RNA sequence: CACAGAUAAAGGCAACCGUACAUGAAAGUGUGGGUACGCAAAGUUACCGGCCUAAGGAGAUUAAUCUCUAUGGCAGCGGGAUUACCUAA
Numbered sequence: 001c002a003c004a005g006a007u008a009a010a011g012g013c014a015a016c017c018g019u020a021c022a023u024g025a026a027a028g029u030g031u032g033g034g035u036a037c038g039c040a041a042a043g044u045u046a047c048c049g050g051c052c053u054a055a056g057g058a059g060a061u062u063a064a065u066c067u068c069u070a071u072g073g074c075a076g077c078g079g080g081a082u083u084a085c086c087u088a089a
Stems, first nucleotide, its partner, number of pairs: 004087002012039002017034001019032005037076001043082003047079003050074003056069005
């Protein structure tokens, strides 16, 4: 340095739930407090697959409404890329 990941050590993140505010059409996201399921990248990244939503657009419909669609999202769904603490075997 690369690979690897222990009942090692120092730390880190924060699911669900609850709460206040903001934002968005929604999905979702952000900030603050509580909480601690879990995570060796549960740091970053939307390149690939997958999943969520459907404002706008298209179609159906007398109408109510329904169907399709990402340019919107999810990194704690999986893969890839990239950065990184520690150190037994």
The prediction has a mean pLDDT of 89. This is a predicted structure of an 89-nucleotide RNA (c-di-GMP-I riboswitch aptamer) from a Gammaproteobacteria bacterium. The sequence was found by an Rfam model in a public genome assembly. Of the family's consensus pairs, 95% are formed in the model.